Small-subunit ribosomal RNA, 5' domain from an uncultured prokaryote, 526 nucleotides, folded computationally.
[in-house]
Context: one part of a larger RNA
């Protein structure tokens, strides 16, 4: 000298963009943060209108086939957080996969026959504080069964061409086995829309296998028995000691095993003329984690952060029988701590679930609030003005200095403060209408609607210098010097050293220096 997700001391006017628990992967009170839907069978009630009356209420329509539960279908596996483990089942990079999956979505190529039998809700009824459960009986579906069709699928036998990379791929072919299916809505009643089953391509997502590179320690020298290889055989989407049994005795290691410390990686960021040094918030990719621990279920994907089961700590609730829960999600509380924010607002815009859509959910996002935490822009006036005014300070008492600094005079309004107007961010979806069309699809044109932020940005008016500087230092280093106080005392200090009666080095004052809405300290990096 630069730099910080800083904190700290005095200070503090205004916009913009941007940042904000680095520590206790501590515990967590409340709300929110993941739902949706023309598959399905049930279906309310306030209210309102109306008839009835013993004036207490009953009864019809309406509300509405809506609200809300259940069965089914998709999502919940993303998006959002932390960085506890992790030194290689990780990350980067480069490459294989003939050892492999892939839901939605796009393209071709064909199908969607006929049946069945339950269950949930409800309803009857039991247990229980409660969570929650058990028995009877009813009823549907794109729920679930079994049948028929079926190849270009998949599985076995056969020859046949082609190709390669060892194992071996691919392509036609004969053959005998085997696996599918669902409806629903709309009107103009035979059509279109969206589902559905099956192959086979594509995209897009993962998996799995390899080289290379990736921090310290030898005051860690030997490590290893599913260990290292092979056969059989389970398993897996898949390759493989992945698992098992059986056989051999290997395998790694001074080019650093094993073991212990420490720690996500990277793209980047600092810094540095560069080589190289640190570093790894924010942002963006990847891994891992969800109180700790272990399992698996479902499903195209999970071994699942707001799921399930089991132990385990811990809070909570009980009728003591037993139950309940999991903020490293927004936000907020306690606690730790030098130290980090609101228990805000909206789906307007982008982006995602589901839906034919209309829309619904969305603390993803957008936006506003908090801090000078940072960077960056602006201001706090200009111009004139010498009796060098009072005034302090110095003082050799002439005068010198603060100083054109004030005061006064003229100017202007960035900025305040009132008034008035006032966007962009919105364009489409969908509705109509009209063209194309077999078509109600799809495209194409017009019309029209939607802004939290906001009455904000921005403009215009008027008012009036009016609302707005402050820290740090002054012995060298290192820009900037006197006077008083003090007298090795009070302090001072980043090295050197100052201070013991004239201290430009302590205090304070005036004066200058330097930076400035910051200024200086402390921490850490180059």
């Nucleotide at each position: 000298g630069g730099a910080c997700g800083a904190a700290c001391g005095c200070u503090g006017g205004c916009g913009g963009c941007g940042u904000g628990c680095u520590u206790a992967a501590c515990a967590c009170a409340u709300g929110c943060a993941a739902g949706u839907c023309a598959a399905g069978g049930g279906g309310a009630a306030a209210g309102u209108u109306u008839u009835c009356u013993u004036c207490g209420g009953a009864g019809a329509a309406u509300u509405a086939g809506u609200a809300u539960a259940c069965u089914g279908g998709c999502g919940c596996a993303c998006g959002g957080g932390u960085g506890a483990g992790u030194a290689a089942u990780g990350u980067a990079u480069a490459a294989g996969u003939a050892a492999u999956c892939u839901a939605c979505c796009u393209a071709u190529a064909g199908g969607a026959a006929a049946g069945g039998a339950a269950u949930a809700a409800c309803u009857c009824u039991a247990a229980g504080a409660a969570a929650u459960u058990g028995g009877g009986g009813c009823u549907a579906a794109u729920a679930c069964c079994a049948u028929a069709u079926a190849a270009u699928g998949c599985a076995g036998c056969g020859g046949c061409a082609c190709c390669g990379c060892a194992u071996g791929g691919u392509g036609a072919u004969g053959u005998u086995g085997u696996u599918a299916a669902a409806g629903u809505a709309a009107u103009u009643u035979a059509u279109u829309a969206c589902g559905c089953c099956u192959a086979u391509a594509g995209a897009u997502g993962a998996g799995c296998u390899u080289g290379u590179a990736u921090u310290c320690g030898a005051u860690u020298a030997g490590c290893u028995u599913g260990u290292u290889g092979g056969u059989a055989a389970g398993g897996u989407a898949a390759c493989g000691g992945c698992u098992u049994a059986c056989c051999a005795a290997g395998g790694c290691u001074a080019c650093g095993a094993u073991c212990g410390a420490u720690a996500g990686c990277u793209g980047g960021u600092c810094u540095g003329a560069g080589a190289g040094g640190a570093u790894g918030a924010u942002c963006a990719g990847c891994c891992a984690c969800a109180c700790u621990g272990g399992a698996a279920c479902u499903g195209a994907g999970a071994c699942a952060c707001g799921g399930u089961c089991c132990a385990g700590a811990c809070u909570c609730c009980u009728a003591c029988g037993g139950g309940a829960g999991g903020c490293a999600g927004c936000a907020g509380u306690g606690a730790g701590g030098a130290a980090u924010a609101u228990u805000g607002g909206g789906c307007a815009a982008u982006g995602g679930a589901c839906g034919a859509a209309a829309g619904u959910c969305u603390g993803a996002c957008c936006c506003a609030g908090c801090a000078a935490c940072g960077c960056c822009g602006c201001g706090u006036g200009g111009a004139g003005g010498a009796u060098g005014a009072a005034g302090g300070u110095c003082g050799u008492a002439a005068g010198a200095u603060c100083g054109u600094a004030a005061a006064c005079u003229c100017c202007u309004u960035u900025u305040u403060u009132c008034g008035g107007g006032g966007a962009a961010g919105a364009a489409a979806a969908a509705a109509c209408a009209g063209g194309u069309u077999u078509g109600u699809a799809g495209c194409c044109u017009g019309u029209a609607u939607u802004g939290a932020c906001u009455g904000u940005a921005c403009c215009c008016u008027a008012a009036g210098a009016a609302u707005a500087a402050g820290c740090c230092c002054c012995g060298g280093c290192u820009a900037a010097c006197u006077a008083c106080g003090u007298g090795c005392c009070a302090g001072c200090a980043g090295c050197c050293g100052c201070g013991g009666u004239a201290a430009u080095a302590c205090g304070u004052a005036g004066g200058g220096g330097g930076c400035a809405a910051g200024c200086g300290u402390u921490g850490u990096c180059c």